[in-house]
The RNA shown here (c-di-GMP-I riboswitch aptamer) has 75 nucleotides and comes from a Mollicutes bacterium. Taxonomically the source falls in Mollicutes (Bacteria, Bacillati, Mycoplasmatota). Rfam family: c-di-GMP-I riboswitch aptamer. Rfam describes the family as follows. GEMM was predicted in a large-scale screen for bacterial structured RNA regulatory elements. Its mean pLDDT, the model's own confidence on a scale to 100, is 82. The sequence was found by an Rfam model in a public genome assembly.

RNA sequence: GUUUGACAAAGCCAAACCAGGAGCAAUCCUGGGACGGAAAGCUAUAGGGUCUCUCUGAGAUAGCCAGUUACCUAA
Numbered sequence: 001g002u003u004u005g006a007c008a009a010a011g012c013c014a015a016a017c018c019a020g021g022a023g024c025a026a027u028c029c030u031g032g033g034a035c036g037g038a039a040a041g042c043u044a045u046a047g048g049g050u051c052u053c054u055c056u057g058a059g060a061u062a063g064c065c066a067g068u069u070a071c072c073u074a075a
Stems, first nucleotide, its partner, number of pairs: 002075002005072001012037002017032006035063001041068003047065002049061005
């Protein structure tokens, strides 16, 4: 440097749902929770898809594909 591994170790994140809050909405935030994850880290006018709306524009989704960075084991 490249590849590999949730059936290694140390760690990490947190689906559905519930409570409170924001928003017209998609959805998001906080707390609980744990379905799962080898990137479930980051990136949204810097690709594609999907979704919402007060729709020729604006917004959302990265745990859809993708781009990019990275710990450890093994080869």